A computed fold for a 101-nucleotide RNA from a Gammaproteobacteria bacterium, annotated as Glycine riboswitch aptamer. The coordinates come from a structure-prediction model, not an experiment, and the mean pLDDT is 76.

[in-house]
RNA sequence: AUAGCGUGCUCAGAAGAGACCCCGAAUUGCCAAUGGCCAGGCGGGGCGCCGAAGGCGCAACUCGCUCGGAAACGCUCAGGCAAAAGGACUGCGCGCGCUGA
Repeated sequence: AUAGCGUGCUCAGAAGAGACCCCGAAUUGCCAAUGGCCAGGCGGGGCGCCGAAGGCGCAACUCGCUCGGAAACGCUCAGGCAAAAGGACUGCGCGCGCUGA
């Protein structure tokens, strides 16, 4: 100098699944006005579904063996199911650390 591994950051790309249903109070508007109606927002509840934040579990594999580690597999606690946000992972760039001809 260059390459590799790990890690952090910016940018770009990045899937899946109900804009679901019910109830409630108040507010705005309307009406034939002690009441009723529509829409939006708020609160509560219910069922269905998704897996690519995180988490958990098993395992190919790794280790002489054990212990341990370990997925894009599984679970669905969390999270999510219009848009937005988030998003494993991938790529370029910029740093840090390690190894190395």